[in-house]
Predicted 3D model of a 123-nucleotide RNA (FMN riboswitch aptamer (RFN element)) from Secundilactobacillus mixtipabuli. Its mean pLDDT, the model's own confidence on a scale to 100, is 82. It matches the Rfam family "FMN riboswitch aptamer (RFN element)". About the family: The RFN element is a highly conserved domain that is found frequently in the 5'-untranslated regions of prokaryotic mRNAs that encode for flavin mononucleotide (FMN) biosynthesis and transport proteins. Gene Ontology term of the family: FMN binding. The model forms 97% of the base pairs in the Rfam consensus.
């Protein structure tokens, strides 16, 4: 230095203002937000991935594993190079609850992609 192991910490944002209504941050006008890794150049919309959901298997239970499902972008410009930058116009957002929710409340003081670090540890 590298790799493995163990451990620690961290790891999601957002309805201002207004309308209708008995009642809506859920409807309407409008506002706002963008996990993680990758990339010839910075990405909610490209590729992959986590959460959520479903099925199956294991487990007395708490749970664990495997598989599956899982949304949305174009045009112009610059450039060697950008669906990532600049300009413009669009679009998308699990489940449960509730006046119909990306933004409220809840599962969740959880879990996790992953990031950073520690070790008198092994190779």
């Nucleotide at each position: 230095g590298u790799u493995c192991a163990u451990c620690u910490u961290c790891a999601g944002g957002g309805c201002a203002g207004g309308g209708u209504g008995c009642g809506a941050u859920u409807c309407c006008c409008g506002a706002c937000c963008g996990g993680c890794g990758g990339u010839a150049a910075u990405a909610g919309u490209c590729c992959g991935u986590g959460a959520c959901c479903u099925a199956c298997u294991c487990g007395u239970u708490u749970g664990a594993g495997u598989a599956g499902u899982u949304g949305a972008u174009u045009c112009g410009g610059u450039g060697u190079a950008a669906c990532u930058c600049c300009g413009a116009a669009a679009c998308c957002g699990a489940c449960a609850g509730u006046a119909a929710a990306g933004u409220c409340u809840g599962g969740u003081a959880u879990a996790a992609a992953g990031a950073a670090g520690a070790u008198u540890g092994g190779g």